[in-house]
Molecule: transfer RNA
Organism: Podarcis muralis
RNA sequence: AGAGCCUUAGCUCAGUGGUAGAGCAUCUGCCUUGCAUACAGGAGAUCCCAGGUUCAAUUCCUGGCAGCUCCA
Numbered sequence: 001a002g003a004g005c006c007u008u009a010g011c012u013c014a015g016u017g018g019u020a021g022a023g024c025a026u027c028u029g030c031c032u033u034g035c036a037u038a039c040a041g042g043a044g045a046u047c048c049c050a051g052g053u054u055c056a057a058u059u060c061c062u063g064g065c066a067g068c069u070c071c072a
Stems, first nucleotide, its partner, number of pairs: 002070004010024004018055001026042004048064005
C1' cells in the first nucleotide's frame, strides 16, 4: 500500500427508517440495631464526526478519525 469488522448510558451489549432499551454499576425510598440481600422508584446516551437520500436517519449511501483482524 490492499482487504474486512467495529464505534449506542460509567462498563458489557440489544435495537432497527417513525423522537433508545436491558443487565451490572450509581442515587433515593422501604427493610435491619447495623451491613448485605430482596422489593419500589429516579437520574444518566443530541447513538464517533461531516455530508447526502427521505416527510422523517442510530438504522440506508459516501467520505473521514480512532480501534481490532487478515494478506503481502